[in-house]
RNA sequence: AGGGUUAGUCGGGUAGUCGCGCAGGCAGUGCCUGCGAGGAAAGUCCGAGCUCCGCAGGGCAGGAUGCUGGGUAAUGCCCAGCUGGAUAACCUGAAAAGCUUAUCCAAGCGCCAGUGCAACAGAAAAUAUACCGCCGGGCUCAGUCCGGUAAGGGUGAAAUGGCGGGGUAAGAGCCCACCGGCAGGCUGGUGACAGUCUGGCCUUGUAAACCGCAUCCGGAGAAAGGCCAAAUAGGGAAGAUAUAGGGUUGCCCGCUCUUCUUCCGGGUCGGCCGCUUGAGGUAAGCAGCAAUGCUUAUCCUAGAUGGAUGACUACCACUGACUGUGUGUAAUGCACAGUUAGUACAGAACUCGGCUUACAGGCUAGCCCCAAUA
Numbered sequence: 001a002g003g004g005u006u007a008g009u010c011g012g013g014u015a016g017u018c019g020c021g022c023a024g025g026c027a028g029u030g031c032c033u034g035c036g037a038g039g040a041a042a043g044u045c046c047g048a049g050c051u052c053c054g055c056a057g058g059g060c061a062g063g064a065u066g067c068u069g070g071g072u073a074a075u076g077c078c079c080a081g082c083u084g085g086a087u088a089a090c091c092u093g094a095a096a097a098g099c100u101u102a103u104c105c106a107a108g109c110g111c112c113a114g115u116g117c118a119a120c121a122g123a124a125a126a127u128a129u130a131c132c133g134c135c136g137g138g139c140u141c142a143g144u145c146c147g148g149u150a151a152g153g154g155u156g157a158a159a160u161g162g163c164g165g166g167g168u169a170a171g172a173g174c175c176c177a178c179c180g181g182c183a184g185g186c187u188g189g190u191g192a193c194a195g196u197c198u199g200g201c202c203u204u205g206u207a208a209a210c211c212g213c214a215u216c217c218g219g220a221g222a223a224a225g226g227c228c229a230a231a232u233a234g235g236g237a238a239g240a241u242a243u244a245g246g247g248u249u250g251c252c253c254g255c256u257c258u259u260c261u262u263c264c265g266g267g268u269c270g271g272c273c274g275c276u277u278g279a280g281g282u283a284a285g286c287a288g289c290a291a292u293g294c295u296u297a298u299c300c301u302a303g304a305u306g307g308a309u310g311a312c313u314a315c316c317a318c319u320g321a322c323u324g325u326g327u328g329u330a331a332u333g334c335a336c337a338g339u340u341a342g343u344a345c346a347g348a349a350c351u352c353g354g355c356u357u358a359c360a361g362g363c364u365a366g367c368c369c370c371a372a373u374a
Stems, first nucleotide, its partner, number of pairs: 002369009012316007020036007038345001042356002045354005050221004057253004062217005067081005082108001083106007091098002109212002114210002116206003131153002133149007161179002164176003182199007225273004235264006244258004280299008317343011
C1' cells in the first nucleotide's frame, strides 16, 4: 500500500423556471416573507406522556424480569464493575496449571424441595458399576472357580475430583505436598466479590426442561376522546329477567347500576378541537471513569386528512468502466483531462425514550490477515 472485520458518522449539494401544503402580512382572487419527510419515518417488540372506563379494591390464574452498583419520567433500556467462558500475545512451571495485557461473548438466582430427560454405544448414566485388565488362593492346571480392586485400557458429549510422590499382595484421599470446589474465621470493598488462614476429603450434567424463590404488572387506545351543526323511525321482532343481567383480558369475592343479548330495518358518512412549546434542539462551562445531571445563552425547525414536501434544466460532488497525458514505486499506484453509466435503505399521520431489522458508497478510529522496504 491492499484486503477483511468491529464501532461511529455522512449518506448528495448549488442555482434558475414552473408547481404543491401550512402560518403570518398586504391587499383583492392575487402578491410577499418564513417553514415543509428519517437515521432508521420501518417492525408494532418494550417503556411512558395524554385521554376514557360507577371499582381502577382483594385473591387466584396468567405474564415479564433475574450478578452488583449507578443513570432515567420509566423500561425487558443505557453506563461502570464483578464472575464465568473463548481467542491471541508475553512470562513462570517437569507437568497439571498459573499471572498479566488486549478483544469478544453470557437467557449471569436455585439441581440436597420435588418431578423429568441424557438416543446409540458401554459392565454401568444416579437407589449407577466390572467388559478387558491387575493381585491373592484352590482345582480335574495352556483353562476354570472363589475373593480383592477401580490406579491402567475400552465405550461415550459426559464414567465422578486433577497432577506428582509415598504406601500396598495389587490398588484406592489410604496418607502427603500443590491445585479445584465446600464450610467457617480474619482483612479489603457501598456491593457483586477478592485475598489469606483453618478444616475435612465430600460432588454427573441439564431449569431459553416442568418447577421453586425474589421483584414487578388494572384495561383500552388517536378510528383514544371532546364540541358544534344537520337529519331520521324515541322503529320492529325474539329471548333472559332481581335466586337475573350489565359494569374495558379470564375466574371468584366485594362494591355499584337497572336493564341487557341477538336479528331485521332507517338516518348522519359534515365541520372544528385533540394536532404539535416539548421528560424539546443547539452551543459553552461545571460535576462525574461513564451513562447522565446542573447552570448560562440562544432557537421554534411539517401538521396533511383520497392525504402536501414535486417536475425540468445547468453546474458541482462521489463511485465504476474505458482512453490519453504526466509522474512514481521493490510492487500495488497517484494526479489531470475526456467519454460513458450510476448515486443505497427507503416516505411523517398524537408525541417522546429505547430495542430490533434494512442500507450502494465515502470518511474516522481499533483489531486481524498480508506483500515489500528500512
A computed fold for a 374-nucleotide RNA from an Actinomycetota bacterium, annotated as Bacterial RNase P class A. Of the family's consensus pairs, 96% are formed in the model. Its Rfam family is "Bacterial RNase P class A". It is annotated as a ribozyme. Gene Ontology terms of the family: ribonuclease P activity, dimeric ribonuclease P complex and tRNA processing. It was read from a public genome assembly, where an Rfam model found it. Model confidence (mean pLDDT): 76 of 100. Taxonomically the source falls in Actinomycetota (Bacteria, Bacillati).